[in-house]
């Protein structure tokens, strides 16, 4: 130079005008007051103002209420190699084994088939079983050839071939995603782990490791696969959600049922346990505002020092980055740089996954050339 792997940042900057939302001092009006003060309304001036995904609602909380989520069964759900993190998790991090890649380096829905039910279509003899071709050995029968006896007609031996039957065989083929571990060498009538060799899988031992699992040694040669089929096994999971849930404001009157000792009612179902005096309805009638709070200082950030391979912890300093309510950040103009024209807008909030995504710019690392 090109080609690639991982990781990280920015995803517009400056300046000035008018404008929008918070919020702080203030001024000027108004209004309440228990005279301390508050509350509205406009104004000036000062800070602050949408994202690496804010997205999807897929995962876990926090927080809230149901009842203190107490104790426990059933059902459903979830994860699923090992160790660690972390408030948790189906997530990070490290590490085994498998599988991709020359490689950096990625990927794994990674417990169990010997608890047990089920599937493996079709082709194919046979897919919890099994002999279609082939191949050996033998009986018979027939044919061509050869020996041989016979005057002849025949008649005996035999190599091969072809048919039918009897045993043997799963090495060769053939079907199929898969066929009695897998090549190769001896052996065998013909052949098989029938022996040996080096693999493989299974069991034992011994040995390194906290573990998953590695290494060696040593029996023997056992028909598979599916469990993001049903199922077992271990762990974990109470519900419902910011429209969760408080407060303030408004009007109540009449009846009926149950219940307060025998206990109504109260939690996705049911049981212990505990709470509990009023519940459930039906007639007339009033009122129902988009009022307030929740709402943004927290499992925050940022720097430094220290432990750790890392995730990630500890101390110490610093800081305070939106809180709208039908829903704010916008529009104008000069400069520079130039890329900024992609995806794409906060509604309780966090930590996580997954998804979309023009352009830049940086580090580490792997191969390929080619030159010194």
């Nucleotide at each position: 130079g090109a080609a690639g792997u991982c990781a990280u940042c920015c995803g517009g900057g400056u300046g000035g005008c008018c404008g929008c939302u918070g919020u702080g001092c203030u001024u000027a009006c108004u209004u309440c007051u228990u005279c301390g003060g508050g509350a509205g309304u406009a104004g000036u001036c000062g800070c602050a103002g949408a994202g690496g995904a804010a997205a999807g609602u897929c995962c876990g909380g926090a927080c809230u209420c149901c009842a203190c989520a107490g104790g426990g069964u059933a059902a459903c759900g979830a994860u699923g190699c090992c160790g660690g993190c972390u408030a948790a998790c189906g997530g990070c991090c490290g590490g085994g084994c498998g599988g991709g890649g020359c490689g950096a380096c990625c990927c794994g829905a990674c417990g169990g088939a010997a608890a047990g039910u089920g599937c493996c279509a079709c082709a194919g003899a046979a897919a919890c079983a099994u002999a279609c071709c082939g191949c050996c050995u033998u009986a018979c029968a027939u044919c061509c050839g050869a020996u041989u006896c016979g005057c002849a007609a025949g008649g005996a031996u035999u190599u091969g071939a072809u048919g039918u039957g009897a045993g043997g065989u799963a090495a060769g083929g053939g079907c199929g995603a898969a066929a009695u571990g897998g090549u190769g060498c001896g052996g065998u009538a013909a052949g098989a782990g029938c022996g040996c060799a080096c693999c493989g899988g299974g069991c034992u031992u011994a040995u390194g490791g906290a573990g998953a699992c590695g290494u060696a040694a040593g029996c023997g040669c056992c028909g598979g696969g599916u469990a993001a089929a049903c199922c077992c096994c271990a762990u974990c999971g109470g519900g419902a959600g910011c429209a969760a849930g408080g407060c303030c404001a408004c009007a109540g009157g009449a009846u009926g049922c149950g219940g307060u000792u025998u206990g109504a009612g109260g939690c996705g179902a049911c049981c212990c346990g505990c709470c509990g005096a009023c519940g459930c309805g039906u007639c007339c009638g009033g009122u129902a505002g988009c009022g307030c709070c929740g709402c943004u200082a927290g499992a925050g950030g940022c720097g430094c020092c220290g432990g750790g391979c890392a995730a990630c912890c500890g101390g110490c300093g610093u800081u305070c980055g939106a809180g709208a309510g039908a829903g704010a950040u916008g529009g104008c103009c000069a400069c520079a740089c130039a890329a900024a024209c992609a995806c794409a807008g906060a509604a309780u909030c966090c930590g996580g996954c997954u998804u979309a995504u023009a352009g830049g710019a940086u580090g580490a690392c792997u191969u390929c050339a080619c030159a010194c």

Overview:
This is a predicted structure of a 372-nucleotide RNA (Bacterial RNase P class A) from Capsulimonas sp. Its Rfam family is "Bacterial RNase P class A". Rfam's curators write: Ribonuclease P (RNase P) is a ubiquitous endoribonuclease, found in archaea, bacteria and eukarya as well as chloroplasts and mitochondria. The sequence was found by an Rfam model in a public genome assembly. Its mean pLDDT, the model's own confidence on a scale to 100, is 77.